[in-house]
Context: one part of a larger RNA
RNA sequence: GGGUGAACGCUAGCGACGUGCUUUAGGCAUGCAAGUAGAACGGAGUACCCUCGGGUACUUAGUUGCGAACGGCUGAGUAAUAGAUAGGAAUCUAUCCCUUGGUGUGGAAUACCUCAUCGAAAGAUGGGUUAAUACCGCAUAAGACCUCCGGGUGAAAGGACGUAACUGUCCGCCGAUGGAUGAGCCUAUCUCCCAUCAGUUUGUUGGUAGGGUAAAAGCCUACCAAGACUACGACGGGUAGGGGAUUUGAGAGGAUGACCCCCCAGAAUGGCACUGUGACACGGGCCAUACACCUACGGGUGGCAGCAACCGGGAAUCGUGCGCAAUGGACGAAAGUCUGACGCCGCGACGUCGCGUGAAGGAUGAAGGUCUAAUUGAUCGUAAACUUCUUUUGCCAGAAGUCAUUGGCUUCUGGAGAAUAAGCACCGGCUAACUACGUGCCAGCAGCUGCGGUAAUACGUAGGGUGCAAGCGUUACUC
Numbered sequence: 001g002g003g004u005g006a007a008c009g010c011u012a013g014c015g016a017c018g019u020g021c022u023u024u025a026g027g028c029a030u031g032c033a034a035g036u037a038g039a040a041c042g043g044a045g046u047a048c049c050c051u052c053g054g055g056u057a058c059u060u061a062g063u064u065g066c067g068a069a070c071g072g073c074u075g076a077g078u079a080a081u082a083g084a085u086a087g088g089a090a091u092c093u094a095u096c097c098c099u100u101g102g103u104g105u106g107g108a109a110u111a112c113c114u115c116a117u118c119g120a121a122a123g124a125u126g127g128g129u130u131a132a133u134a135c136c137g138c139a140u141a142a143g144a145c146c147u148c149c150g151g152g153u154g155a156a157a158g159g160a161c162g163u164a165a166c167u168g169u170c171c172g173c174c175g176a177u178g179g180a181u182g183a184g185c186c187u188a189u190c191u192c193c194c195a196u197c198a199g200u201u202u203g204u205u206g207g208u209a210g211g212g213u214a215a216a217a218g219c220c221u222a223c224c225a226a227g228a229c230u231a232c233g234a235c236g237g238g239u240a241g242g243g244g245a246u247u248u249g250a251g252a253g254g255a256u257g258a259c260c261c262c263c264c265a266g267a268a269u270g271g272c273a274c275u276g277u278g279a280c281a282c283g284g285g286c287c288a289u290a291c292a293c294c295u296a297c298g299g300g301u302g303g304c305a306g307c308a309a310c311c312g313g314g315a316a317u318c319g320u321g322c323g324c325a326a327u328g329g330a331c332g333a334a335a336g337u338c339u340g341a342c343g344c345c346g347c348g349a350c351g352u353c354g355c356g357u358g359a360a361g362g363a364u365g366a367a368g369g370u371c372u373a374a375u376u377g378a379u380c381g382u383a384a385a386c387u388u389c390u391u392u393u394g395c396c397a398g399a400a401g402u403c404a405u406u407g408g409c410u411u412c413u414g415g416a417g418a419a420u421a422a423g424c425a426c427c428g429g430c431u432a433a434c435u436a437c438g439u440g441c442c443a444g445c446a447g448c449u450g451c452g453g454u455a456a457u458a459c460g461u462a463g464g465g466u467g468c469a470a471g472c473g474u475u476a477c478u479c
Stems, first nucleotide, its partner, number of pairs: 001479004006475005013355006019348002021313001026311002030308003035066003040063002043060007073266003082191007091183002096179002099176005104138004113128006144153003158171004192238003199229003204226008241263004245256004268289005291302004319345001321344003327341001328339004358389004368380004395415009423468005428449003434463005444451002
C1' cells in the first nucleotide's frame, strides 16, 4: 500500500447494485415452507333441472396414480467411504425421444359408508356392504430371459371426445431395441501439521466353493494357504468439508474457501429397515437415548442446520412483510391448484460505484477571532455582507406509461426557494501540515524513535494549516 461476511468511536443528504449469526450442529411459542389429478373409482353434501328413472354444476373425506429422493438449509463429522484430474468395466435408470410388436378373457377382495365395542386423548377392534387405470388368474409371445438345445418362463387398463352404431381422434396401458439424462462401482496421480506417533493388521492378504447385489469385489460365510502395509512415513494423535474460485503479489509463491456454481456429508443423538426407477428418506416409518409438552396416571405427542419470529450466547449480523404477475418446479388433457424456490418491498453507510451540499461577480481588504517587531501591521479572506444567476437534490401540485400492488418505478409539465445537506483524523522525524497560551518528569501522549523536570511546533486548549470526505479514524485478521 491492498483486502474484509467485519466490529468500535465521532459524524451523516440522496440514489443504484450487492451483501448481512464468522459465536451454541444451543433451545425453540406461533404462522406458513408439498401437493396435485373428478378426463382412474364408488360414495356423501349443496344448488338447479326433472318425463320422478335420473341428470347437470360445485365442494369434499377415502381408494388409486404421479410427485414427495427435486427445490431450500447447514458444515457437525470426514485426511479418505471425500474432492480434483485422467482413465476403466462387471451395472441400473421413473418421466422424455426414435423404432417395433401387442392391448383378448375371467375372478376374489377392500377403504369410504353403516352397525357395534374399547379409550381422557392419540387412536384402535369386530360384523355387514361396494367400485376402479387397486389386486389375482387364464389365453397369446415377434422380440426378451433361462436352457442339458429337446424345450421352458413371464404381460397388459382403461378413460375422454365423437358417431344412430361401428370406423375414428386424443390421453393412456404391456413386451422389446436403441438413445438421452441421472446414478452406483473400480484404478492411477495429487490433496494440512506432529517421528516427543515406528512398527501395524486376523476377514487381516490371497485362493476354492457357496451366498449376496442392479453390478466387480472378503461384500458375507465355510475350508485352505500365510500372507498384506511400512522411513517414498504404515499405524497413531491433532486440525479440517473438497473444488471452481477469492485476495495479495511483477511473478514464483502465500493466505482464504462468505456470497454465486459443482461435488460430498448431515437433519435432536445412535441404530434399522420398509416403500419405491431412485432413500436407508430434513417437514415418512420403527427401536433406543436425552430433552420438552399433554394426561382422567392407564398412556400419548414433538424435532426450524426451510422462511420469518423468540430466548440464549456474543464485539457482532435484518421483517412473525407482499405476490405467484415474471423465471423455474410438482400434478393435470386443459382451465388451473400448490410453490417462504423465486420475484419484489422493508431494515443496516456493511461494501463498491455515482450525485449533491451552489455558480459568477464582489475590497469600506467591514466587524470579530488569532498573532505581532504593537504598527498607517499580518492572517482567517473573495471568505462574508452585497449584486446577478441556476435548481441537480429535496419540497409542493399535476399528467402519462409500467409493474400483481391503496404502493413502487420511469418519463414529462408547472411552482416557490440558495434554499434541506460536512464531517473526521492529523500537523517533532518517518509523514503533507506551526504559532500562542496553559501545564511543569505532573497531567498526559506514544506505531517506532521517543516527548513532558518553567520559553514543549511531541501533553491540553485556541487560532491557523494538511489529508481524506458522507464519511473519517481505531482495533482485529491477512498478503
Molecule: small-subunit ribosomal RNA, 5' domain
Organism: metagenome